[in-house]
């Protein structure tokens, strides 16, 4: 200066005037005063929770799910840290990453075989056979029976060795994946488990249109008499409990429907301690939308800016994560080339 | 809001992970006919998008995307 990596910020502020949502307050009302009111994703709803009903525990069984090791957390498929593996010259970056030797399928076409390998070829002979020996070498694939180099051999082969490369065992190192070093075993058995399926761990189901609660309409079931029956939230099995005081259900969705659930909450800010870090913990300060047909508008002006009219995009029971979307600006580590001190 | 399903020719529908994605209407040429129609021939035309599994992906997983459903006894 070029060209990259990779971690984050912002996503205008302030004041009037006019208007809308709840809420507090103040008056007999009318009203009127105060303060507050979208979001980094309020999105997709794709994962984990909270809360709720389904009366209430226990077991296994089937469902779905995750799948390298260690931390974190309410909790998790999430996050951090780490080891393999892959890709970059490098900063960095991706990785659903148990098992294929338990079993079962599949593996088109091509090729002799696609997993009990013999067409060519190499070689033997009892010499032309529907023999016999061989995986060196061809040819076919996406994939050919551990690579390569020497010995050896009728030709050949891990059939011996020396190197790698696999598997086993073990020294040391780490908690642990695992890593380094060592000794064995010549090692026939491909790939596929985001095919079924084995192992380990998790897993009950449904969703605030949940569901309480006030009233209030229809409709349907049941009619028992104490325990061998009957009830229940995929199924079985079991405990224990419950019992007529009833119980269950719900046409219309062109309407918007009491109240409560509803926002104080694993809330949020800033310090500082622990921890590589995700996170954790004291301390301090703060209260900040709650509608139900849906508010959060519109105008004006000043400050800040390169510009402010500009991106994406609107809360509808709440949290924690991930994923997508997103003009314009700005920051901080790093690495690469080049070229100058 | 919330819960669930699908997406393959211009339409309705097939297709066990092995492709040149097939069928039927429909569409175009063309034969027949004096002109249509009918009938025969011939033909173009498609897996929602982007990533991964696999030697192979319409199918198998992950994201988006569009599209459809279902759900309040009443105030």
């Nucleotide at each position: 200066u070029g060209a990259g990596a990779u971690a984050g910020u912002u996503g205008u502020g302030c004041g009037c005037c006019u208007g809308c949502g709840g809420g507090a307050a103040a008056g007999a009302a009318a009203u009127u005063u105060c303060a507050c009111g979208a979001g980094g994703a309020a999105a997709g709803u794709c994962c984990g929770a909270g809360c709720u009903u389904c009366g209430c525990g226990u077991a296994g069984c089937g469902u779905a799910g995750u799948g390298c090791c260690g931390g974190u957390u309410a909790a998790c498929g999430g996050c951090c840290g780490g080891u393999g593996g892959a890709g970059g010259c490098g900063a960095c970056u991706c990785u659903a990453a148990g098992g294929a030797a338990a079993g079962u399928g599949c593996a088109a076409c091509a090729g002799a075989a696609a997993a009990u390998a013999a067409c060519c070829g190499c070689a033997a002979c009892u010499u032309a056979g529907u023999u016999u020996g061989u995986a060196a070498g061809g040819a076919u694939g996406a994939a050919a029976a551990g690579g390569c180099g020497a010995g050896g051999u009728a030709a050949g082969a891990g059939c011996u060795c020396a190197c790698c490369g696999u598997c086993c065992c073990u020294u040391c190192g780490g908690u642990a994946a695992c890593g380094c070093g060592g000794g064995g075993a010549g090692c026939a058995g491909u790939g596929u488990a985001a095919a079924c399926c084995c192992c380990a761990c998790u897993u009950g189901a449904a969703g605030c249109a949940a569901g309480a609660u006030a009233g209030g309409a229809g409709u349907g079931u049941g009619c028992a008499a104490a325990a061998u029956a009957c009830g229940g939230a995929g199924c079985u099995a079991u405990g224990a409990c419950g019992g007529g005081c009833a119980c269950a259900c719900u046409u219309g969705u062109u309407u918007u429907a009491u109240u409560c659930g509803c926002u104080u909450g694993a809330g949020c800010c800033g310090u500082g301690c622990a921890g590589u870090a995700a996170u954790g913990u004291a301390c301090g300060g703060c209260c900040u939308a709650g509608a139900u047909a849906g508010a959060u508008a519109g105008g004006c002006g000043c400050a800040u800016u390169a510009a402010a009219u500009g991106a994406c995009a609107g809360a509808a029971c709440u949290c924690g994560g991930c994923u997508u979307a997103c003009a314009g600006a700005c920051u901080g580590u790093c690495u690469c080339a080049a070229u100058a001190u | 809001g919330g819960c669930c399903c699908c997406a393959u020719a211009g339409u309705u529908c097939a297709a066990g992970g092995g492709a040149u994605a097939g069928a039927a209407c429909g569409g175009a040429a063309g034969u027949u006919u004096c002109c249509u129609a009918a009938a025969c021939u011939u033909u173009a035309a498609a897996u929602c998008c982007a990533g991964g599994u696999u030697c192979g992906a319409g199918u198998c997983c992950u994201g988006g995307u569009g599209g459809g459903g279902c759900u309040a006894c009443c105030u």